The RNA shown here (c-di-GMP-I-GGC riboswitch aptamer) has 83 nucleotides and comes from Paenibacillus hemerocallicola.
Model confidence (mean pLDDT): 89 of 100.
It was read from a public genome assembly, where an Rfam model found it.
Its Rfam family is "c-di-GMP-I-GGC riboswitch aptamer". Its family is annotated with cyclic-di-GMP binding in the Gene Ontology.

RNA sequence: ACCGAUAAAGGCAAACCCGCCGAAAGACGGGGACGCAAAGCUACGGGCCUAAGGAAAUGUCUACGGUCGCCGGGCUGCCGAAU
Numbered sequence: 001a002c003c004g005a006u007a008a009a010g011g012c013a014a015a016c017c018c019g020c021c022g023a024a025a026g027a028c029g030g031g032g033a034c035g036c037a038a039a040g041c042u043a044c045g046g047g048c049c050u051a052a053g054g055a056a057a058u059g060u061c062u063a064c065g066g067u068c069g070c071c072g073g074g075c076u077g078c079c080g081a082a083u
Base pairs, nucleotide, nucleotide: 003080004079011036012035016031017030018029019028021026034069040075041074042073044072045071046070047067048066049065053062054061055060
């Protein structure tokens, strides 16, 4: 350096519940743990979700809203068995 233990020390926290913000998706706080070696940060590319507003005109399109715990890119980082 690659890599990632039934290692050690720690860390994060899905679903669900409560509160709260929001048109929604979803965010945030508390509880809670399915999982995670970048499940730390970043919406830059693709994907996905939503559609207030706008367009359209009968339930359609659209992100300037989201999601990094969907994938990729960028930045940073703890530990050290095996290879």